[in-house]
Context: one part of a larger RNA
RNA sequence: UGUUGUUGUCUGAGUGGAACGAAUCUCUAGUACGAAAGGAACGGGAUUUGGACGCCUCUGGUGAGCAGUUGUCAUUUGGCAGGCUGCAUAGCUACGCGUUGUGUGAAUAAGAGCUGAAUGCAUCUAAGCUUGAAGUCAUCCGCAAAACGAGACAACAAAGGCCGUCAUAGAAGAUGACGUUGAUAGAGUUGCUGUGUAAGAUUCAAGCCUCGGCGAGAAUUUCAGCAGACAACUACUAAAAGC
Numbered sequence: 001u002g003u004u005g006u007u008g009u010c011u012g013a014g015u016g017g018a019a020c021g022a023a024u025c026u027c028u029a030g031u032a033c034g035a036a037a038g039g040a041a042c043g044g045g046a047u048u049u050g051g052a053c054g055c056c057u058c059u060g061g062u063g064a065g066c067a068g069u070u071g072u073c074a075u076u077u078g079g080c081a082g083g084c085u086g087c088a089u090a091g092c093u094a095c096g097c098g099u100u101g102u103g104u105g106a107a108u109a110a111g112a113g114c115u116g117a118a119u120g121c122a123u124c125u126a127a128g129c130u131u132g133a134a135g136u137c138a139u140c141c142g143c144a145a146a147a148c149g150a151g152a153c154a155a156c157a158a159a160g161g162c163c164g165u166c167a168u169a170g171a172a173g174a175u176g177a178c179g180u181u182g183a184u185a186g187a188g189u190u191g192c193u194g195u196g197u198a199a200g201a202u203u204c205a206a207g208c209c210u211c212g213g214c215g216a217g218a219a220u221u222u223c224a225g226c227a228g229a230c231a232a233c234u235a236c237u238a239a240a241a242g243c
Base pairs, nucleotide, nucleotide: 005156006155007154008153009152010151014143015142016141017140020050021049022048023047024046025045026044027043033038051100052099053098054097055096059094060093061092062091065087066086067085068084069083070081071080072079073078103139104138105137106136111131112130113129114128161243162242163179164178165177166176167175184238185237186236188233189232190231191230192228193227194226195225200221201220202219203218204217207214208213
């Protein structure tokens, strides 16, 4: 751009992928077979491992953050060395967890056959029928009405976009949520989670002392303080007006 209104939901002609591989053990079975010695298989189940896909409950990694500690600066808290150490939410992850059909069905190839004439017999073939493969088709996962034979159904007189707040989305577009008839983001409150008991104050206190004081540290206040990517609540702020 076309398909000759818009929006939404579908069908699937066709087309791409094709995803499972291997080993061990066990039942089959001390069976078939074999004089004995020995000793299977078809089929069923389990485990392990490589691969594929998905996920974060557990474990591990990373990790905003919290705490401890060294040096130094400042000294009221503290700053810096992107110092060292311990723990760690969400997210992302593997070293973690889950799933993973010698599957099932159909038509066949070579092949194996049945019935059966031409040819009173015979013959798998000429008519007809059965069986038969890691191969073909379907079943599985995607795309797909530009399938020009341009499909179907439903609703509607609108619908969509710009703009603004955003994330279950994200390179840009796109996608998705919301825009006061509002919880979309921020702020606040509460909860939960992480760290582990803040500062200040009070009371003690090893010891030192020039007898004036100084004082590491401990307890209480205090499951505190700080922090959060989490949840709920709350219109306080911003989602105006408009084109």

The part of an RNA shown here (large-subunit ribosomal RNA, domain VI) has 243 nucleotides and comes from a Candidatus Woesearchaeota archaeon.
The prediction has a mean pLDDT of 80.
The sequence was found in a public genome assembly.
The organism belongs to Candidatus Woesearchaeota, within Archaea.